[in-house]
Formats: sequence, structure tokens, C1' cells
RNA sequence: GAAAACGGCAAAGCCGCCGAAAGACGGCGACGCAAAGCCACGGGUCCGAGACCCACCUCCAGACCGCCGAGCUGCCGAA
Repeated sequence: GAAAACGGCAAAGCCGCCGAAAGACGGCGACGCAAAGCCACGGGUCCGAGACCCACCUCCAGACCGCCGAGCUGCCGAA
């Protein structure tokens, strides 16, 4: 990131399954993505469960990388 090339990933939805939930996983399916590859480090968003009148407290809670930034890595190759 321009023209291409080999390719890659896979939204919503549906089905199954796990979970309290957010949501994850598998199949079908493609909205899109030059990192829509990895990573929970920073910010942000989301979900809470237990206890309980409320509050405090505990779960030394959780989830989202296709929200953004940072870090690491990858294919092709003009300016």
C1' cells in the first nucleotide's frame, strides 16, 4: 500500500455445546478485513455471581484483540 499474484481470515444469522451472564468453542454462512495473525501491557466497552434490608466484603472476579493504542510476527512489492 499503487497495480497485480498466491492465498488467508471470517461479521450478522442459524444449529449444537459450555457459562449465572458478558461471551467462548464447533459446523453452516459471508458483512467485511493488508495483519480481522499472536498478545489482556495501557485506555475503552460489556457482564456480573455469592453474601445481603442496604452498605462493606468476597469471587485474591470475568469477557471483548472485528473499539483504539503499544509490542512481536507474516505474504507480495511500484513510488
This is a predicted structure of a 79-nucleotide RNA (c-di-GMP-I riboswitch aptamer) from a marine sediment metagenome.
The coordinates come from a structure-prediction model, not an experiment, and the mean pLDDT is 83.
It matches the Rfam family "c-di-GMP-I riboswitch aptamer". A reference for the family is Sudarsan et al. (2008), "Riboswitches in Eubacteria Sense the Second Messenger Cyclic Di-GMP", Science.